[in-house]
Notes: Predicted 3D model of a 277-nucleotide part of an RNA (large-subunit ribosomal RNA, domain VI) from an Elusimicrobiota bacterium. Rfam family: Bacterial large subunit ribosomal RNA. Rfam links the family to the GO terms structural constituent of ribosome and ribosome.

Context: one part of a larger RNA
RNA sequence: CGGAGGAAACUUGAGAGGUUCUGUCCUUAGUACGAGAGGACCAGGAUGGACCAGCCUCUGGUGUUUCUGUUGUCGCGCCAGCGGCAUUAGCAGAGUAGCUAUUGCUGGUACGGGAUAACCGCUGAAAGCAUCUAAGCGGGAAGCCCACCUCAAGAUAAGGUUUCCCUUCUCGAUUGAGAAAUCGAGACUUAAAGUCACCAGUAGACUACUGGUUUGAUAGGUCAGAUGUGUAAGUGCUGUGAGGCAUUGAGCUGACUGAUACUAAUUGACUGUGAGU
Numbered sequence: 001c002g003g004a005g006g007a008a009a010c011u012u013g014a015g016a017g018g019u020u021c022u023g024u025c026c027u028u029a030g031u032a033c034g035a036g037a038g039g040a041c042c043a044g045g046a047u048g049g050a051c052c053a054g055c056c057u058c059u060g061g062u063g064u065u066u067c068u069g070u071u072g073u074c075g076c077g078c079c080a081g082c083g084g085c086a087u088u089a090g091c092a093g094a095g096u097a098g099c100u101a102u103u104g105c106u107g108g109u110a111c112g113g114g115a116u117a118a119c120c121g122c123u124g125a126a127a128g129c130a131u132c133u134a135a136g137c138g139g140g141a142a143g144c145c146c147a148c149c150u151c152a153a154g155a156u157a158a159g160g161u162u163u164c165c166c167u168u169c170u171c172g173a174u175u176g177a178g179a180a181a182u183c184g185a186g187a188c189u190u191a192a193a194g195u196c197a198c199c200a201g202u203a204g205a206c207u208a209c210u211g212g213u214u215u216g217a218u219a220g221g222u223c224a225g226a227u228g229u230g231u232a233a234g235u236g237c238u239g240u241g242a243g244g245c246a247u248u249g250a251g252c253u254g255a256c257u258g259a260u261a262c263u264a265a266u267u268g269a270c271u272g273u274g275a276g277u
Stems, first nucleotide, its partner, number of pairs: 001154001005165007015151004021049007033038001050109006059101004066094005071086006112146003119139004166276001168187008188274001193271004197213005218264003221260005228252002234247005
């Protein structure tokens, strides 16, 4: 831009893409078969491998500053207590959220239908017989078409459903019997809906998408909790002392959960029109 007014939501599916795998064991049954050795079809069930998709409850990984320990050195006048640097974590031990692993979890590759291939048949002539074929009819594969998953109306043959919105006036010209229509100019009006802007994230390179914008829990803060770390500082007691014990599962705690308008989502602007060849 188109889809013959504009808009919101939900859809149909022409068409396209993806998937399509397989082992072992048990029952049937030591049955059928076979002298024996051995040993089934059919049917039913269990459990794996490979591949694919999703997810983070569990098992783990990471987690660049969440907690703790600690060396050297410098600083805060000293002690104590802290901070800086040693990789823009100094080193070490743990670790929430998120991300993530056939190293974890869940699911799928299913059932079924249709038309067929080779092939197996029925009826049946040409050709008094025979013949699956010439007319006609049936069966038959991991393959084909469906079925399952994803995209999908620019599918220009541009689909469907529901709902929402717009119902002015004047002048001139042309056509017309008129109503009116078309073109041009002007006045009034600016719908539904959307965008910009702003706060954000289940989204993300940008954009887009999604949630929110005071009629508000969208983000931050605060409060409470969870989680992690592992018993803070100060004080007291004890020991000559390094230290230990008590207060104390203490203190601190990013991303998690809930509550709470304290802060920031301000005020606004724009697009889109007047019933539609």